[in-house]
Annotation:
Predicted 3D model of a 132-nucleotide RNA (FMN riboswitch aptamer (RFN element)).

RNA sequence: AGCGUUCUUUGAGGCGGAGUGAAAUUCUCCACCGGCAGUGAAGUCUGCAAAGGCGCGUAAAUUUUGUAUAUGCGCCCCGACACGGUUUAAUUCCGUGACCGACGGUUAUAGUCCGGAUAGGAAAGGAGAGGG
Numbered sequence: 001a002g003c004g005u006u007c008u009u010u011g012a013g014g015c016g017g018a019g020u021g022a023a024a025u026u027c028u029c030c031a032c033c034g035g036c037a038g039u040g041a042a043g044u045c046u047g048c049a050a051a052g053g054c055g056c057g058u059a060a061a062u063u064u065u066g067u068a069u070a071u072g073c074g075c076c077c078c079g080a081c082a083c084g085g086u087u088u089a090a091u092u093c094c095g096u097g098a099c100c101g102a103c104g105g106u107u108a109u110a111g112u113c114c115g116g117a118u119a120g121g122a123a124a125g126g127a128g129a130g131g132g
Base pairs, nucleotide, nucleotide: 003130005128006127007126008125009124010123016030017029018028019027032111033101034100035048036047037046038045043099044098052076053075054074055073056072057071058070059069061067062066081097082096083095084094085093103115104114105113
């Protein structure tokens, strides 16, 4: 150095202008934003995380069944790109034109507001001891 392990820190951005309306940061026009790892530098490739659904277990509540809640594990689900150029190599760079964005809430439909969330988390960094 690398390895496993314990502790610890970090770990998501964005509605500005105009219009309509009783009401919209939710609609329309323009604008704005892009988690982690891999790979030629990626919101659109590959893999992962979060969110959502189902099943099983556990916890406390309940007389029981059942139920909702919290939590662990497993499974499911999981958006969106083309063309041209450079190159050994790029859906990653350059140029042009596109496209996508959980759930609940709301005087009116939300990627951008509010909420679960002071949560969770891929992963990145630091420190300690360990065996070799």
Source information:
The coordinates come from a structure-prediction model, not an experiment, and the mean pLDDT is 81.